Two RNAs folded together computationally: RNase P RNA and transfer RNA, 450 nucleotides in total. Rfam match: Bacterial RNase P class A.

[in-house]
RNA sequence: CCAGACGGUCGGACGGUCGCGUGCAUGCAAAUGUACGAGGAAAGUCCGGGCUUCACGGAAAACAGCGGCGGGUAACGCCCGCCUGGGGUAACCCAAGGGAAAGUGCCACAGAAAAUAUACCGCCUUUUAUGAAGGUAAGGGUGAAAUGGUGCGGUAAGAGCGCACCGCGCUUGCGGUAACGUAAGCGGCAGGGAAAACCCCGCUGGAAGCAAAACCAAAUAGGGACUGCGCGCUGGCUCUGCCGGCAGUUGAUUCCGCAGCAGCAGUCCGGGUAGGUUGCUCGAGGUAAUCGGCGACGAUUAUCCUAGAUGAAUGGCCGUCUCCGCCUCGUCAGAGGUGAAAGACAGAACCCGGCUUACAGACCGUCUGGCAAA
RNA sequence: GGGCCUGUAGUUCAGUGGUUAGAACGCACCGCUCAUAACGGUGUUGUCGUAGGUUCGAGUCCUACCGGGCCCACCA
Numbered sequence: 001c002c003a004g005a006c007g008g009u010c011g012g013a014c015g016g017u018c019g020c021g022u023g024c025a026u027g028c029a030a031a032u033g034u035a036c037g038a039g040g041a042a043a044g045u046c047c048g049g050g051c052u053u054c055a056c057g058g059a060a061a062a063c064a065g066c067g068g069c070g071g072g073u074a075a076c077g078c079c080c081g082c083c084u085g086g087g088g089u090a091a092c093c094c095a096a097g098g099g100a101a102a103g104u105g106c107c108a109c110a111g112a113a114a115a116u117a118u119a120c121c122g123c124c125u126u127u128u129a130u131g132a133a134g135g136u137a138a139g140g141g142u143g144a145a146a147u148g149g150u151g152c153g154g155u156a157a158g159a160g161c162g163c164a165c166c167g168c169g170c171u172u173g174c175g176g177u178a179a180c181g182u183a184a185g186c187g188g189c190a191g192g193g194a195a196a197a198c199c200c201c202g203c204u205g206g207a208a209g210c211a212a213a214a215c216c217a218a219a220u221a222g223g224g225a226c227u228g229c230g231c232g233c234u235g236g237c238u239c240u241g242c243c244g245g246c247a248g249u250u251g252a253u254u255c256c257g258c259a260g261c262a263g264c265a266g267u268c269c270g271g272g273u274a275g276g277u278u279g280c281u282c283g284a285g286g287u288a289a290u291c292g293g294c295g296a297c298g299a300u301u302a303u304c305c306u307a308g309a310u311g312a313a314u315g316g317c318c319g320u321c322u323c324c325g326c327c328u329c330g331u332c333a334g335a336g337g338u339g340a341a342a343g344a345c346a347g348a349a350c351c352c353g354g355c356u357u358a359c360a361g362a363c364c365g366u367c368u369g370g371c372a373a374a
Numbered sequence: 375g376g377g378c379c380u381g382u383a384g385u386u387c388a389g390u391g392g393u394u395a396g397a398a399c400g401c402a403c404c405g406c407u408c409a410u411a412a413c414g415g416u417g418u419u420g421u422c423g424u425a426g427g428u429u430c431g432a433g434u435c436c437u438a439c440c441g442g443g444c445c446c447a448c449c450a
Base pairs, nucleotide, nucleotide: 001370002369003368004367005366006365007364008363009362010361012321013320014319015318016317017316018315020037021036022035023034024033025032026031039345043356044355046354047353048352049351050350051209052208053207054206057256058255059254060253063205064204065203066202067201068082069081070080071079072078083097084095085094086093087092098200099199103198104197106193107192120140121139122136123135124134125133126132127131148166149165150164151163152162153161167189168187169186170185171184172183173182174181175180213278214277215276216275223269224268225267226266227265228264229263232246233245234244235243236242237241248261249260250259251258271449272448273447285304286303287302288301289300290299291298292297324339325338326337327336328335329334375446376445377444378443379442380441381440384399385398386397387396392430400418401417402416403415404414405413423439424438425437426436427435
């Protein structure tokens, strides 16, 4: 210098002027002054929590999600470290990575055969020989996939039939918290794929969401239609009645328990109000240092306060600089001039931790390969 | 802001993971008719919203995006 891998930062600055929102101060009020005022994704709403309400109660079932191992965390499907498999010369990257020997189902076409097996061509033997019977699974052919692979021996031809190596399975020892690795021995080899088909195993999960929810105020017709379940049993008494127990119905699939109602509940139509306050922003918070840890992260100390709108503020214009484009000069660094000169994705709405997606342009760090020079 | 549904031909819809994705209406042409309609015949029409993955194989299964649509407050 070229090509590449990984990680991170920023994504205008200053000034003037006209406005907007909130807090505070002054003021009877109008208003004035002052402080602060979008993001790395505020987005998608895909996960996980806080918070609030409801029957957050117990058990079971159903449903949903997750899935190598260990750790981090409030929690997670996130993150870190490692293992195994795959890709790359390498830095490094990728993996929904439990179970197919619990069971059910599937594998089109082609092919003899697609999974309790089987034999089209071929090879070998016998024979009454263009045939038949038996043996075989080496070779051919089909397919995405064909019942371990290579070699030697063996045989009529063959075959784990025997042996060596590789692969595979089991057992034991050693290392590791574990996934797993490794060594030795044994086994002639076991029924292929697919669980992002049902399913099995293990773990996790109650539901809804700030339009949750609490309070205040205002107004109206506690109206109508339809539907589901039920309109019963029993005891006592001073007996046209009263009292009690069980049953009823709804609230989350069932049971128990609990609560409301006395018939209970649901859907639709209709009526009224569409105002205010709280929830609302100080929080698993930011920054810095030290310590522990390979790391994610944790601990301690100091310091900071940094949007709260509700038809919804956070903006417009001008100037200078930087940046950007073009031109000139210069060996380089750079200097000067000029221009229509900030231009990406995008904008909070209860709040956090993640993931995913979008993003003009600029910058930094670590590492790998190649070439050249010293 | 929050929750849910949906996307296949010009339109309305079908479509068990397995041949080249079908049906009706429509559209084009031909026939019939003096002519039109009706009728008969022939034909046309798709990046299955987009991308990636699982699988031998995806409209169908999974994931992420894109587009469209619907619902919500309080009182009695």